The RNA shown here (FMN riboswitch aptamer (RFN element)) has 142 nucleotides and comes from Sneathiella chinensis.
The coordinates come from a structure-prediction model, not an experiment, and the mean pLDDT is 77.
The organism belongs to Sneathiella, within Bacteria.
RNA sequence: GAAUGUUCUCAGGGCAGGGUGAAAGUCCCUACCGGCGGUAAGAACAGAUGUUCAAGCCCGCGAGCGCCCGCAUCAUGCGGGGUCAGCAGAUUUGGUGAAACUCCAAAGCCGACGGUCAUAGUCCGGAUGGAAGAGAACAUGA
Numbered sequence: 001g002a003a004u005g006u007u008c009u010c011a012g013g014g015c016a017g018g019g020u021g022a023a024a025g026u027c028c029c030u031a032c033c034g035g036c037g038g039u040a041a042g043a044a045c046a047g048a049u050g051u052u053c054a055a056g057c058c059c060g061c062g063a064g065c066g067c068c069c070g071c072a073u074c075a076u077g078c079g080g081g082g083u084c085a086g087c088a089g090a091u092u093u094g095g096u097g098a099a100a101c102u103c104c105a106a107a108g109c110c111g112a113c114g115g116u117c118a119u120a121g122u123c124c125g126g127a128u129g130g131a132a133g134a135g136a137a138c139a140u141g142a
Stems, first nucleotide, its partner, number of pairs: 003140008017029003031122002033111002035061004042053004056109002064087002066084001067081006091107005113125003
C1' cells in the first nucleotide's frame, strides 16, 4: 500500500404572520426547506502546484408508486424481487469571458405514496423501516 472480503457506526430540512370559512400547518397572500455521488472558469489555505469547500432545477443515484413472484383471499392483506414495460420535479434573462448548465446580478420554477371536519414539499402514517452513500476496525494481499 492498489484491490477483495467480513463486521460495526453514521446517513433529511422546513408553515412564522395574515385572509376566507363551521372546519385549513392542506385553499389564498406572504413565509420557510433543499438527501447522496459526479462535474466546476469561483473561494480559502499552501505554494514544488496541491489540498479543502462550492449546483434543489447540468449528469446520475436513493426512498416511494407501479410491475413481477410467493402465500392467504370476497374485498384485499402479508412477505419477497429491484430495472424489470412504466411513473419518479424544476431555469431563464443580463453581465464577465476564448469558453459558463456551474461564477456575479436579477427574476422564476420544483417537490413520492396513504391519511385528514378542506386540496399538504413543511402535519400524521408506513418508518424504532429501508437506502444512495460516508467512515472505522479486522482479515487476505501484488